[in-house]
Molecule: transfer RNA
Organism: Candidatus Dojkabacteria bacterium
């Protein structure tokens, strides 16, 4: 160089045929307790960046970034 695959919340991930972007763990705050813990409640916060095609893109082209395997 040349080919494959992957990128979603701080982490680990789901999202069926393109039709409300969800989960658990993290953290913050209440409840409860003589204080924590541990249980329950609410809360946090995301689709790598730019195009394009659709009424509608996390999902389909296209370039690129980035991160991993093969291989010259």
């Nucleotide at each position: 160089g040349g080919g494959c695959c992957c990128g979603u919340a701080g982490u680990u991930u789901a999202a069926u045929u393109g039709g409300c972007a969800g989960a658990a763990c993290g953290g913050c705050g209440g409840u409860c307790u003589c204080c924590a813990a541990a249980a329950c409640c609410g809360c946090u916060a995301g689709u790598c960046c730019u195009g394009g095609u659709u009424c509608g893109a996390g999902u389909c082209c296209g370039g690129g970034c980035g991160g991993g395997c093969c291989u010259g």